The RNA shown here (transfer RNA) has 75 nucleotides and comes from a Candidatus Peribacteraceae bacterium. It matches the Rfam family "tRNA". Gene Ontology term of the family: triplet codon-amino acid adaptor activity. It is annotated as a transfer RNA.

RNA sequence: GGCCCCAUAGUUCAAUGGAUAGAACAAUCCUCUCCUAAGGGAUAAAUGCAGGUUCGAUUCCUGCUGGGGCCACCA
Numbered sequence: 001g002g003c004c005c006c007a008u009a010g011u012u013c014a015a016u017g018g019a020u021a022g023a024a025c026a027a028u029c030c031u032c033u034c035c036u037a038a039g040g041g042a043u044a045a046a047u048g049c050a051g052g053u054u055c056g057a058u059u060c061c062u063g064c065u066g067g068g069g070c071c072a073c074c075a
Stems, first nucleotide, its partner, number of pairs: 001071007010025004018055001027043005048064005
């Protein structure tokens, strides 16, 4: 330098063009308990950035950023 893959909540993952972007674990609060843990209930929390296509984009296209992989070059 070329090509490919990935980026969603604090973490691990769903959602392959249409409902209010969901789940588990974690966090906070409540409950239960003599106390703690476990159990039950509730709450908050996310689409890497900028454009484009579309009535509608997490999803499709382009560029960029970051991470990973393969190939090439090495004067």
The same sequence occurs in records of 2 taxa.
The coordinates come from a structure-prediction model, not an experiment, and the mean pLDDT is 80.